[in-house]
Molecule: Bacterial RNase P class A
Organism: marine eukaryotic metagenome
RNA sequence: AGCCGGUUUGAUGGUUGCCCCAAUCAGAAUUGGGGAGGAAAGUCCGAACUCCGCAGGACAGGAUGCCUCCUAACUGGAGGGACCGUUUUUGGGCGGGACGGCAAGUGCAACAGAAAGUAAACCUUCCUGAAUUUAUUCAGGGAAAGGGUGAAAUGGUGGUGUAAGAGACCACCGGACUUUCAGGUAACUGAAGGUGCCGGGUAAACCCCAUCCGGAGCAAGAUCAAGACGUCAAGUGUUGUCCGCAUUUAAGAUAGGUAGAUUGCUUGAAUCUGGGUUCAAAUCCAGAUCCAGAUGAAUAACCAUCAUCCCACAAUGGGAUACAGAAUUCGGCUUAUAAACCGGCUCUU
Numbered sequence: 001a002g003c004c005g006g007u008u009u010g011a012u013g014g015u016u017g018c019c020c021c022a023a024u025c026a027g028a029a030u031u032g033g034g035g036a037g038g039a040a041a042g043u044c045c046g047a048a049c050u051c052c053g054c055a056g057g058a059c060a061g062g063a064u065g066c067c068u069c070c071u072a073a074c075u076g077g078a079g080g081g082a083c084c085g086u087u088u089u090u091g092g093g094c095g096g097g098a099c100g101g102c103a104a105g106u107g108c109a110a111c112a113g114a115a116a117g118u119a120a121a122c123c124u125u126c127c128u129g130a131a132u133u134u135a136u137u138c139a140g141g142g143a144a145a146g147g148g149u150g151a152a153a154u155g156g157u158g159g160u161g162u163a164a165g166a167g168a169c170c171a172c173c174g175g176a177c178u179u180u181c182a183g184g185u186a187a188c189u190g191a192a193g194g195u196g197c198c199g200g201g202u203a204a205a206c207c208c209c210a211u212c213c214g215g216a217g218c219a220a221g222a223u224c225a226a227g228a229c230g231u232c233a234a235g236u237g238u239u240g241u242c243c244g245c246a247u248u249u250a251a252g253a254u255a256g257g258u259a260g261a262u263u264g265c266u267u268g269a270a271u272c273u274g275g276g277u278u279c280a281a282a283u284c285c286a287g288a289u290c291c292a293g294a295u296g297a298a299u300a301a302c303c304a305u306c307a308u309c310c311c312a313c314a315a316u317g318g319g320a321u322a323c324a325g326a327a328u329u330c331g332g333c334u335u336a337u338a339a340a341c342c343g344g345c346u347c348u349u
Stems, first nucleotide, its partner, number of pairs: 001346008010306007018035007037323001041334002044332005049217004061213005066080005081099001083096005100208002105206002107202002122147002124143009155173006174198002176195008221263004230254003233249006270289008307321005
């Protein structure tokens, strides 16, 4: 100097305003109190709350996927395990992530290569037959040991064996599965055996297995309720009377619920302080506090002083202080962020 992660998210005063609440008041108004965030953002998860739906079963669709714990719950968090990478003093340290299954089935893989999977005969090697130039060619078959291609040819080394070979068989090493014992709540780890079991990669490809999942969202929903349109009632007209039809009603009633108003609405899985439990996430106990509630949507503007940083400097002076703006409420995740501080890494002198 740069990068990454984390914490904090400037202070005080004055003047003029805005939103909400309380008190006083007939009212106007006055006084007092409160007034954005760590992310209020993205709306990606999980809940509270509300309405609708729902006998039961199946299909489709979606989400999740090592273990234990935390939590109201979670695609969240904490601790641990195995794996991978890196470093190392070989004890370990640091970092990473959707970490069930490719031995149910299907699909996919540039170039090269004979062959990319119930593997594969190009060179090679071996057997048999034929031909002849007698060590070659042709035909049929065996062989994955050697060569070659490739990111990858699917256990390794040595031996036995064989026409030549091959876990075909044997010894040792590596892996897989499995039995017993020991440690651990568990994932898992260690030790001693057994089985030749050695089946390429890819599931954030389809898919399979296990577990879970009804939908919409505060513009949810609830209450009150103009005007207008209706209904009833009363009157008038039509008629001899009733029904019906038409018409009137400021001084009658009423249903639904549009405009509008109120509510939901902010005391809550709340915040702070102290103590206890826990490796930790977290939780328990005690005390204190009330901390926005708007709806063409307030939370502001100006000034002064200080703080931090930058430029210039004798002093004076000039500039910068980010990202961003609540809308029912919480718990997470992700993203943005000037400056200062803390931790880690890299580079330069």